[in-house]
Transfer RNA from Halarcobacter ebronensis, 75 nucleotides, folded computationally. The source organism's lineage runs through Bacteria, Campylobacterota, Epsilonproteobacteria, Arcobacteraceae and Halarcobacter. It matches the Rfam family "tRNA". Gene Ontology term of the family: triplet codon-amino acid adaptor activity. From the family's description: Transfer RNA (tRNA) molecules are approximately 80 nucleotides in length. It is annotated as a transfer RNA. RNAcentral holds the sequence, with entries from ENA.
RNA sequence: GGUCGUAUAACUCAGUGGUAGAGUGACACCUUGACAUGGUGUUGGUCGCUGGUUCAAGUCCAGUUACGGCCACCA
Numbered sequence: 001g002g003u004c005g006u007a008u009a010a011c012u013c014a015g016u017g018g019u020a021g022a023g024u025g026a027c028a029c030c031u032u033g034a035c036a037u038g039g040u041g042u043u044g045g046u047c048g049c050u051g052g053u054u055c056a057a058g059u060c061c062a063g064u065u066a067c068g069g070c071c072a073c074c075a
Base pairs, nucleotide, nucleotide: 001074003069004068005067006066007065010024011023012022013021018055025043026042027041028040029039030038048064049063050062051061052060
């Protein structure tokens, strides 16, 4: 080189073609004499990138980028 896997919120990760989510974090409030824990709400995304298929794509197809794994096969 080839081949396989991963890429989704600030972080860790779900998501079987039909409204993009959870936990953690951050902020506000409640609770306390105060802190911690707990509760409620808010915040937060061009789903790596480009194109294609489809009425509809995070999901399917092609190409490409980054990171990681493997030398079973080819060079």